[in-house]
RNA sequence: CUCUUAUCGAGAGAGGUCGAGGGACGGGCCCGAUGAAGCCUCGGCAACCAGCCGGCGGAUCGGCCGGCCAGGUGCCAAUUCCCGCAAAGACUUCGGUCUUUGGGAGAUGAGAG
Numbered sequence: 001c002u003c004u005u006a007u008c009g010a011g012a013g014a015g016g017u018c019g020a021g022g023g024a025c026g027g028g029c030c031c032g033a034u035g036a037a038g039c040c041u042c043g044g045c046a047a048c049c050a051g052c053c054g055g056c057g058g059a060u061c062g063g064c065c066g067g068c069c070a071g072g073u074g075c076c077a078a079u080u081c082c083c084g085c086a087a088a089g090a091c092u093u094c095g096g097u098c099u100u101u102g103g104g105a106g107a108u109g110a111g112a113g
Stems, first nucleotide, its partner, number of pairs: 001113008013042005021031003025084004043076003048072002051068006057061001080105001085102007
């Protein structure tokens, strides 16, 4: 980097350093000199994987369900901040707006190449 799969309306930030950006992309709307991103320290959230325990299933498991733990990741403004493509419905000043569903994109875990 590509593919597969699961999840994404919950949750959790202080200090130091630095100095102008950041929220993936486009649009919108926000955050930011009362200090952005990055880096460091400490703290926290969660429970994907690992580990341990129990239950189920023709089953010595790459299975399903539940519990414990917190070793490997991850995360700690706003639903993934909202929309982006399509369909249906409602409204409309006919420009569009709103709601729902599906999809796309993205993020993270796990596995494969």

A computed fold for a 113-nucleotide RNA from a Bacillota bacterium, annotated as SAM riboswitch aptamer (S box leader). Its mean pLDDT, the model's own confidence on a scale to 100, is 86. Rfam family: SAM riboswitch aptamer (S box leader). Rfam's curators write: The SAM riboswitch is found upstream of a number of genes which code for proteins involved in methionine or cysteine biosynthesis in Gram-positive bacteria.